[in-house]
This record gives sequence, structure tokens and C1' cells, in this order.
RNA sequence: CGGAGUAUAGCGCAGUCUGGUAGCGCACUCGUCUGGGGGGCGAGUGGUCGUGGGUUCAAAUCCCGCUACUCCGA
Repeated sequence: CGGAGUAUAGCGCAGUCUGGUAGCGCACUCGUCUGGGGGGCGAGUGGUCGUGGGUUCAAAUCCCGCUACUCCGA
């Protein structure tokens, strides 16, 4: 320098193909069961979906640029 992939909650990921309320597990908070620990059950908090634009009534999703990381090639 060329090509490809990844980026979504504190952590690990799904959702992208086919645009239409942003979800799951763990963790955390509260309640409850237990003498307590551990654990079970119920409820809840937490997101500018890497970033800047574009298209659209509507974008995590489609289009373009950029950034970080990974892989391949030179």
C1' cells in the first nucleotide's frame, strides 16, 4: 500500500440477510425463602448500537467517509 472481517448495557453475545417498540446470559440493585453463608424464586436499574454524513415517514440494519483492533497478500 491492496483485500477481508469485527465494533450493540460493566463482561460475553444475538438482532443486520428481509429497515418498523433494542434483546439474551452473567453481573449489579431491591424483595422473598434460609439462623447465617451459599443457593433458589420474583421484580428492577443500566444503551447517543465505534464515529461523521447521506437515503427514508422510519436506520443497529441500506449507502459513503473516518477511527480502533484482527487476519490475508504485497
Description:
A computed fold for a 74-nucleotide RNA from an uncultured Alphaproteobacteria bacterium, annotated as transfer RNA. It was read from a public genome assembly. It matches the Rfam family "tRNA". Rfam links the family to the GO term triplet codon-amino acid adaptor activity. The family's RNA type in Rfam is transfer RNA.